[in-house]
Predicted 3D model of a 524-nucleotide part of an RNA (small-subunit ribosomal RNA, 5' domain) from a metagenome. The prediction has a mean pLDDT of 87.
Context: one part of a larger RNA
RNA sequence: GAUUGAACGCUGGCGGUAUGCUUAACACAUGCAAGUCGAGCGAGAAAAUACCUUCGGGUAUGAGUAGAGCGGCGGACGGGUGAGUAAUGCAUAGGAAUCUGCCCAGUAGCGGGGGACAACUCGGGGAAACUCGAGCUAAUACCGCAUACGCCCUACGGGGAAAAGCAGGGGAUCUUCGGACCUUGCACUAUUGGAUGAGCCUAUGUCAGAUUAGCUAGUUGGUGGGGUAAUGGCCCACCAAGGCGACGAUCUGUAGCUGGUUUGAGAGGAUGAUCAGCCACACUGGGACUGAGACACGGCCCAGACUCCUACGGGAGGCAGCAGUGGGGAAUAUUGGACAAUGGGCGCAAGCCUGAUCCAGCAAUACCGCGUGUGUGAAGAAGGCCUGCGGGUUGUAAAGCACUUUCAAUUGUGAAGAUUGGUUACAAAGUUAACACCUUUGUAACCUGACGUUAACUUUAGAAGAAGCACCGGCUAACUCAGUGCCAGCAGCCGCGGUAAUACUGAGGGUGCGAGCGUUAAUC
Numbered sequence: 001g002a003u004u005g006a007a008c009g010c011u012g013g014c015g016g017u018a019u020g021c022u023u024a025a026c027a028c029a030u031g032c033a034a035g036u037c038g039a040g041c042g043a044g045a046a047a048a049u050a051c052c053u054u055c056g057g058g059u060a061u062g063a064g065u066a067g068a069g070c071g072g073c074g075g076a077c078g079g080g081u082g083a084g085u086a087a088u089g090c091a092u093a094g095g096a097a098u099c100u101g102c103c104c105a106g107u108a109g110c111g112g113g114g115g116a117c118a119a120c121u122c123g124g125g126g127a128a129a130c131u132c133g134a135g136c137u138a139a140u141a142c143c144g145c146a147u148a149c150g151c152c153c154u155a156c157g158g159g160g161a162a163a164a165g166c167a168g169g170g171g172a173u174c175u176u177c178g179g180a181c182c183u184u185g186c187a188c189u190a191u192u193g194g195a196u197g198a199g200c201c202u203a204u205g206u207c208a209g210a211u212u213a214g215c216u217a218g219u220u221g222g223u224g225g226g227g228u229a230a231u232g233g234c235c236c237a238c239c240a241a242g243g244c245g246a247c248g249a250u251c252u253g254u255a256g257c258u259g260g261u262u263u264g265a266g267a268g269g270a271u272g273a274u275c276a277g278c279c280a281c282a283c284u285g286g287g288a289c290u291g292a293g294a295c296a297c298g299g300c301c302c303a304g305a306c307u308c309c310u311a312c313g314g315g316a317g318g319c320a321g322c323a324g325u326g327g328g329g330a331a332u333a334u335u336g337g338a339c340a341a342u343g344g345g346c347g348c349a350a351g352c353c354u355g356a357u358c359c360a361g362c363a364a365u366a367c368c369g370c371g372u373g374u375g376u377g378a379a380g381a382a383g384g385c386c387u388g389c390g391g392g393u394u395g396u397a398a399a400g401c402a403c404u405u406u407c408a409a410u411u412g413u414g415a416a417g418a419u420u421g422g423u424u425a426c427a428a429a430g431u432u433a434a435c436a437c438c439u440u441u442g443u444a445a446c447c448u449g450a451c452g453u454u455a456a457c458u459u460u461a462g463a464a465g466a467a468g469c470a471c472c473g474g475c476u477a478a479c480u481c482a483g484u485g486c487c488a489g490c491a492g493c494c495g496c497g498g499u500a501a502u503a504c505u506g507a508g509g510g511u512g513c514g515a516g517c518g519u520u521a522a523u524c
Stems, first nucleotide, its partner, number of pairs: 001524004006520005013370006019363002021328001026326003030323003035073003040070002048061005080281003089206007098198002103194007111145001113143002120135006151160003165186006173180002207253003214244003219241008256278004260271004283304005306317004334360001336359003342356001343354004373403004383394004407465001409460001412457002417451001421447010468513005473494003479508005489496002
């Protein structure tokens, strides 16, 4: 000199863009953060209103609504944190023995049956959490059978394995008047290829310590099995005795890694906040289940510590999600708004959910921009300070005169983010038996903005509302007076202070930077 996720002191006008627990991976009150589908299925309230009433109630609307249950998809994404990990990690470059829901393309199919279990009803247990027994019932839930282009196994003879419907529309024909049937869309089954994602292997690189020199028995390799989606001591039986190491094994300490960031002319050094990629973790330790995918942050089971409820028998919980609280600390924000946009989940869709996200709030925390006036003005005013008492300086500075009005204040107008999306109508094309339905395209109308009292423009008024901080002995730009008297104090280094201190304290003056300026800490 440059830099910072900074802090502290003094000071503080506005805007934009970023950033904001670096410490206790400490403990957490409260609210929200993952739901959705009635176009898979059965069942189905209440309040309120109206009417009737034998005053018990009933009927209709509410409403096939709400809220539950079975079932499907999603809760493996998104969000957080960096404890662990020196290599099962990361970075770069390769590889073969694999899987992949939803998505895209191709091929083939979607026939005919069965028995349950919730919800519900009845009964029981419990303080609660919840739970037990009996009975009824549906399905895109579950299980056989049939079929098998392709698929799997095979000793090549053969053997094995599938499915589910729902919604819209309709001219003939049939009809038990429910539909069958046809057609369109969405689902479903088998299989092939792709895309995406993931798992695995290899090489090279990846901090310090030798006051850590030897380490290793599933250890190293083979054979045969088991296991896995898949290779492999991953696991097991048997056999062999190997494998690693001064090119630093093993042990110990420290640490998430990278793109990057920062400094430097570079080489290099330091670092890994925000943003992006990968990894690991989710109170601590262990385990599996479900599933395409987890050994699963807001799932399950067991053990432990802690907190809470309890009728003492037993139960409940997990903010390293967003806010917020206590604690720790020099130190780090709101228990805000909206799904309008972007994206995600579910759904045919309308839509619902979304503390992701977009916005707003707080903080000079950082960077950038703007303002705090402009011109003129010598009687060089007054006052202050100095003085050699003549004057000098503050100083064109002020006042005065003439202007301007950025920003803030005030009045009104008012984009863009919505070229998308949604609803309705019309037209054309595709599909089809069809001018239905559905899909696509086009046209027209209407609707959708949290921010938001938006940005921007405009009206009004008036210099009006807006400057400080550090320093002035040398390094280092900037000097005098008074006080003090080795005292009080200063200090980054050299050093100042003991009666004329440009070095302490105050004042006048000056210098530097400026909504900041200094100090401290850290890195180059």
RNAcentral holds the full RNA, with entries from SILVA. Its Rfam family is "Bacterial small subunit ribosomal RNA". Its family is annotated with ribosome and structural constituent of ribosome in the Gene Ontology.